Overview: c-di-GMP-I riboswitch aptamer from Marmoricola sp., 75 nucleotides, folded computationally. Its mean pLDDT, the model's own confidence on a scale to 100, is 91. The source organism's lineage runs through Bacteria, Actinomycetota, Actinomycetes, Propionibacteriales and Marmoricola.
RNA sequence: CAGCGACAACGGCAAAGCCGAUGCGAGUCGGUGACGCAAAGCCACGGGACCCCCUGGGUCAGCCGGGCUGCCGAA
Numbered sequence: 001c002a003g004c005g006a007c008a009a010c011g012g013c014a015a016a017g018c019c020g021a022u023g024c025g026a027g028u029c030g031g032u033g034a035c036g037c038a039a040a041g042c043c044a045c046g047g048g049a050c051c052c053c054c055u056g057g058g059u060c061a062g063c064c065g066g067g068c069u070g071c072c073g074a075a
Stems, first nucleotide, its partner, number of pairs: 004073002012037002017032006035062001041068003045065003048060005
């Protein structure tokens, strides 16, 4: 360094629900709250699901695949 992921260590993120805001909507943002996550960090490239003001345009990265980056260091 790569692979890998432990009854290790420091930590991190935050499902559903509830409250508020916002969007036509799928959803998104903030608070609360933790189901879980070794990339549950980022990217809409491919597949998929979903929405619409449907010649098209959008949402979801915690659906799958892929790409980039990152903490730690047992077997």